[in-house]
RNA sequence: GGGGGCGUAGUUUAACGGUAGAACAAUGGUCUCCAAAACCAUUGGCGAGGGUUCGACUCCUUCCGCCCCUG
Numbered sequence: 001g002g003g004g005g006c007g008u009a010g011u012u013u014a015a016c017g018g019u020a021g022a023a024c025a026a027u028g029g030u031c032u033c034c035a036a037a038a039c040c041a042u043u044g045g046c047g048a049g050g051g052u053u054c055g056a057c058u059c060c061u062u063c064c065g066c067c068c069c070u071g
Stems, first nucleotide, its partner, number of pairs: 001070007010024004018054001026042005047063005
């Protein structure tokens, strides 16, 4: 240089064009003499720009970062 894959919450990950979900973590509460566990509730996210579409995490494109193959 060429080809391919991945990027969603603090972490691990779902969602194949129609309201972004879950688990763990965090915070608050119940319980307890105290703590842990358990239970209830809450907070928080689509890597960036552009395009297609009535509508984009999803399709197209450029860039950024990581990984793999190859000259």
Overview: The prediction has a mean pLDDT of 84. A computed fold for a 71-nucleotide RNA from Candidatus Komeilibacteria bacterium RIFCSPLOWO2_02_FULL_48_11, annotated as transfer RNA. Taxonomically the source falls in Candidatus Komeiliibacteriota (Bacteria, Bacteria candidate phyla). It matches the Rfam family "tRNA". It is annotated as a transfer RNA. Gene Ontology term of the family: triplet codon-amino acid adaptor activity.